[in-house]
RNA sequence: AGUAGAGGUCGCACUGUAUAUUAGUAAUUUAUGUGAUAUGUCAGGCAUAGAUGAGCAUGAAUGAAAGGCAGCAGUGCCGAAGCGGCACAGAUCCUGAGGCUGUGUGCGCUGGGAAUAUGAUUAAGAGUCAUAUUACUGUCAUCACAGGAUGGAGAGCUACU
Numbered sequence: 001a002g003u004a005g006a007g008g009u010c011g012c013a014c015u016g017u018a019u020a021u022u023a024g025u026a027a028u029u030u031a032u033g034u035g036a037u038a039u040g041u042c043a044g045g046c047a048u049a050g051a052u053g054a055g056c057a058u059g060a061a062u063g064a065a066a067g068g069c070a071g072c073a074g075u076g077c078c079g080a081a082g083c084g085g086c087a088c089a090g091a092u093c094c095u096g097a098g099g100c101u102g103u104g105u106g107c108g109c110u111g112g113g114a115a116u117a118u119g120a121u122u123a124a125g126a127g128u129c130a131u132a133u134u135a136c137u138g139u140c141a142u143c144a145c146a147g148g149a150u151g152g153a154g155a156g157c158u159a160c161u
Base pairs, nucleotide, nucleotide: 001161002160003159004158005157008078011077012076013075014074015073016072017071027062028061029060030059031058032057033056034055037049038048039047040046041097042096043095044094045093081110082109083108084107085105086104087103088102089101090100111137112136114134115133116132117131118130119129120128121127139152140151141150142149143148
């Protein structure tokens, strides 16, 4: 350097999918009151709607969906992958900023799943992510060579060439 392989109290990602949640919410219609603004993320512009009633408040009727999630099935896998940074592209009315989506990138961090706490995200303590702690687990090193103890990190470990 190449090839093959291992980790698992739910290993990882993707795709599909019943139900639940979202939610009696958004939206539409309507009644009453009020009476000039409202919408397009923010600023400027521009556009549209508006006294034939904007927006708001209260009531009534009808009443969703997307994203997200555990489960199940399938597919591809074992830096699987995730998060952050950076670069590029796309759509969002125009320009700038911001956010969103996608692609690339060992630039940085994380061996793995779990529990607890805090924070973030989210409609949601569902779920996920970050940090800390706790044992557990795979692997290697050192010590002990009988149980075991301590430490390291996937740019690792095992086998073969």

This is a predicted structure of a 161-nucleotide RNA (Lysine riboswitch aptamer) from uncultured Butyrivibrio sp. Lineage of the source: Bacteria > Bacillati > Bacillota > Clostridia > Butyrivibrio. Model confidence (mean pLDDT): 77 of 100. RNAcentral holds the sequence, with entries from MGnify. Rfam family: Lysine riboswitch aptamer. Rfam 15.1 lists 3,224 matches to the family in 1,923 species.